RNA sequence: UAUAAGCUUUAGGGGUGUCCCAAACCGGGGCUGAGAUCAUACCCUUUGAACCUGACACGGGUCAUGCCGGCGAAGGAAAAAGUUUCUGCCUCCAU
Numbered sequence: 001u002a003u004a005a006g007c008u009u010u011a012g013g014g015g016u017g018u019c020c021c022a023a024a025c026c027g028g029g030g031c032u033g034a035g036a037u038c039a040u041a042c043c044c045u046u047u048g049a050a051c052c053u054g055a056c057a058c059g060g061g062u063c064a065u066g067c068c069g070g071c072g073a074a075g076g077a078a079a080a081a082g083u084u085u086c087u088g089c090c091u092c093c094a095u
Base pairs, nucleotide, nucleotide: 001088002087004085005084006083007082008081009080010079011045012044013043014042016039017031018030019029020028021027051076052075053074058069059068060067
């Protein structure tokens, strides 16, 4: 000095489905997942699949559901600083 990764602080972006019970309200449980609407949590911030559109779409599967897969080198989408470590490169000094 460069890449990658981790951590800290602040700022910002995002989603919260499906099935059963109760069916006045409060709620309780199952499935997937990091997260199923307050958790004040989780994830993501251009090295951007967090998330949105396409999509009440397509194939598979399920009690059911973006549950899985492609779609996707598609179109959008929100940031800065500091610090540590690994590795590489350059320069100087000593032997």
Molecule: TPP riboswitch aptamer (THI element)
Organism: Lunatimonas sp.